RNAcentral holds the sequence, with entries from Rfam. This is a predicted structure of a 72-nucleotide RNA (transfer RNA) from Beta vulgaris subsp. vulgaris. The organism belongs to Beta vulgaris, within Eukaryota. Model confidence (mean pLDDT): 85 of 100. It matches the Rfam family "tRNA". Rfam classes the family as a transfer RNA. About the family: Transfer RNA (tRNA) molecules are approximately 80 nucleotides in length.
[in-house]
């Protein structure tokens, strides 16, 4: 400098038009003398940033950041 992947809750990740699932981890209950393992509930992502296209973008597009791989 080319070329191609990744970016989503405190963290690992799914989802690839119609406000985004799950685990762990947190609260809070239920067990237990207590605690931990089990169990049930709950809270917690405007989807990396700006623009575009759409009736709508976490998802198609472009561009910039960041980090992997790869050619040179």
């Nucleotide at each position: 400098g080319g070329a191609g992947g990744a970016u989503u809750g405190g963290c690992c990740c799914a989802g690839g038009g119609g406000c985004a699932a799950g685990g762990c981890g947190u609260g809070g209950g239920a067990u237990u003398c207590c605690a931990g393992a089990c169990c049930c509930c709950a809270a917690g992502a405007u989807c990396g940033g700006c623009g575009g296209u759409u009736c709508g973008a976490u998802u198609c597009c472009g561009u910039c950041a960041u980090c992997c791989u790869u050619c040179a």